The RNA shown here (c-di-GMP-I riboswitch aptamer) has 80 nucleotides and comes from a Methylococcaceae bacterium. Taxonomically the source falls in Methylococcaceae (Bacteria, Pseudomonadati, Pseudomonadota, Gammaproteobacteria). The prediction has a mean pLDDT of 83.
RNA sequence: CUGACCAUCUGCCACACCCGAUGCGAGUCGGGGCCGGAAAGCCACGAAUCUUGAUUAACCAAGAUAGUCGGGUCGCCUCU
Numbered sequence: 001c002u003g004a005c006c007a008u009c010u011g012c013c014a015c016a017c018c019c020g021a022u023g024c025g026a027g028u029c030g031g032g033g034c035c036g037g038a039a040a041g042c043c044a045c046g047a048a049u050c051u052u053g054a055u056u057a058a059c060c061a062a063g064a065u066a067g068u069c070g071g072g073u074c075g076c077c078u079c080u
Stems, first nucleotide, its partner, number of pairs: 004080001012037002017032006035067001041073003045070003048065006
């Protein structure tokens, strides 16, 4: 230095829920909170789920979810 691994150090994030704001909605943002996370950092490229058009279904289009999975990319430690 690289890879595996997740021991260790410094720390980091924040499920549900509550309050406020925002959106037709899925949801998002801020504050509290802390289930968990070795990428629970970031990216909407593929899939999946959800929302809207819109509906009985399928299909299509536009969105949402990165804490659904895959993939891409940056990063901490250094026992083995």